[in-house]
Context: one part of a larger RNA
RNA sequence: GAUUGAACGCUGGCGGCAGGCUUAACACAUGCAAGUCGAACGAUAUAGUGGCAGACGGGUGAGUAACGCGUGGGAACAUGCCUUUCACUAAGGAAUAGCUUUUGGAAACGAAAGGUAAUACCUUAUACGCCCUUAGGGGGAAAGAUUUAUCGGUGAAAGAUUGGCCCGCGUUAGAUUAGCUAGUUGGUAAGGUAAGAGCUUACCAAGGCUACGAUCUAUAGCUGGUCUGAGAGGACGACCAGCCACACUGGGACUGAGACACGGCCCAGACUCCUACGGGAGGCAGCAGUGGGGAAUCUUAGACAAUGGGCGCAAGCCUGAUCUAGCCAUGCCGCGUGAGUGAUGAAGGCCUUAGGGUCGUAAAGCUCUUUCGCCAGGGAUGAUAAUGACAGUACCUGGUAAAGAAACCCCGGCUAACUCCGUGCCAGCAGCCGCGGUAAUACGGAGGGGGUUAGCGUUGUUC
Numbered sequence: 001g002a003u004u005g006a007a008c009g010c011u012g013g014c015g016g017c018a019g020g021c022u023u024a025a026c027a028c029a030u031g032c033a034a035g036u037c038g039a040a041c042g043a044u045a046u047a048g049u050g051g052c053a054g055a056c057g058g059g060u061g062a063g064u065a066a067c068g069c070g071u072g073g074g075a076a077c078a079u080g081c082c083u084u085u086c087a088c089u090a091a092g093g094a095a096u097a098g099c100u101u102u103u104g105g106a107a108a109c110g111a112a113a114g115g116u117a118a119u120a121c122c123u124u125a126u127a128c129g130c131c132c133u134u135a136g137g138g139g140g141a142a143a144g145a146u147u148u149a150u151c152g153g154u155g156a157a158a159g160a161u162u163g164g165c166c167c168g169c170g171u172u173a174g175a176u177u178a179g180c181u182a183g184u185u186g187g188u189a190a191g192g193u194a195a196g197a198g199c200u201u202a203c204c205a206a207g208g209c210u211a212c213g214a215u216c217u218a219u220a221g222c223u224g225g226u227c228u229g230a231g232a233g234g235a236c237g238a239c240c241a242g243c244c245a246c247a248c249u250g251g252g253a254c255u256g257a258g259a260c261a262c263g264g265c266c267c268a269g270a271c272u273c274c275u276a277c278g279g280g281a282g283g284c285a286g287c288a289g290u291g292g293g294g295a296a297u298c299u300u301a302g303a304c305a306a307u308g309g310g311c312g313c314a315a316g317c318c319u320g321a322u323c324u325a326g327c328c329a330u331g332c333c334g335c336g337u338g339a340g341u342g343a344u345g346a347a348g349g350c351c352u353u354a355g356g357g358u359c360g361u362a363a364a365g366c367u368c369u370u371u372c373g374c375c376a377g378g379g380a381u382g383a384u385a386a387u388g389a390c391a392g393u394a395c396c397u398g399g400u401a402a403a404g405a406a407a408c409c410c411c412g413g414c415u416a417a418c419u420c421c422g423u424g425c426c427a428g429c430a431g432c433c434g435c436g437g438u439a440a441u442a443c444g445g446a447g448g449g450g451g452u453u454a455g456c457g458u459u460g461u462u463c
Stems, first nucleotide, its partner, number of pairs: 001463002004460001006459005013335006019328002021293001026291003030288003035052003040049002059246003068171007077163002082159008090124004099114006130139003144151002172218003179209003184206008221243004225236004248269005271282004299325001301324003307321001308319004338368004348359004372404001373400006382390001407452005412433003418447005428435002
């Protein structure tokens, strides 16, 4: 000098665009954040059965030194919804929720009996392409609705998209960590997976890694990038974007195309709450908000109008995603706080050699202007067939009156800017050198000056 998710002190007019718990992955009151479909079903129905969606979107960075990430490759895989093509959509059956009756419980939630529907469930038939095969053969599907426009269902092939897996290389520090490893390394067989594999198991062999740093310890999400720098490099990884991991702590699976699932389930634990003491309920690292911690970080707002997402044939419903508004000089950028003229160089302050000098064209006065602000009128684009939260906003026009709008730090050298008074090694200053003990340009005040400017200075951070 530059930089900042900053904080603190003094000060503070406006606008645009951004940013806003870096600390306790601490605990959370309250509200909202994931529903939708009557063109699947019965029904009085918001409840229920069923389908799709709750694996996206949103948050956080605890863990992780790892194929986690980055980059470049690979083969043994899956892929709902979407697109294309081919074929099919036949015949039956038994239940069950809701419901009714009875009943247990404080509640959460159940139990028994009766009876009912379906695109829920199950058989049978058929199936060239599909799967298995000893190549003879064997196995395997469907669902209808309707307003007659359509929307669906099943099998197969291909595409697209998305994901799983493997490998080369790269990816912090410590040797005051030198040895580590028994499913460990390899093989055979079997199992398992969507798929390769010690992924798992049995048996066999004794391997595998390591001074090119294994193991251990500490630290850390990674990247595109950001800051700085002429560059090389160094430091960082807020916001935005990609990937990963996590969802009170630990473990587990279920459903499903996809999860071992933030607002699903089960078990254990800690904590909080309810209880009739028998038993139950909960999980803000979603958006707001509260307490706590801290130098420090916002509203318990509006709207689905736009963009996008879920469901639905659609109308539409939901959406704290998102778009907006609110708060904060936190940052960057822009604008203003007036312009011209004005010498009796006014008054006043300060200095003075007492002549004067300076603040200073500065003020007043005169002539103007009205950006911003304020008041009034009009009034969009964003979205059109219709629909605007923002918002009567941006913007335009008229009016108003110089009217409402300047501070902060510094002035010994480094370093731009000097005098007087007070103080007297005191009080104090200070980034370094150093000032102060009676004329201090260094302390405190004043006048003057210098710098930056809605900011200025200090502290912290990085180069």
Predicted 3D model of a 463-nucleotide part of an RNA (small-subunit ribosomal RNA, 5' domain) from uncultured Micromonas.
Its Rfam family is "Bacterial small subunit ribosomal RNA".
The RNAcentral record of the full RNA draws on ENA.
The prediction has a mean pLDDT of 86.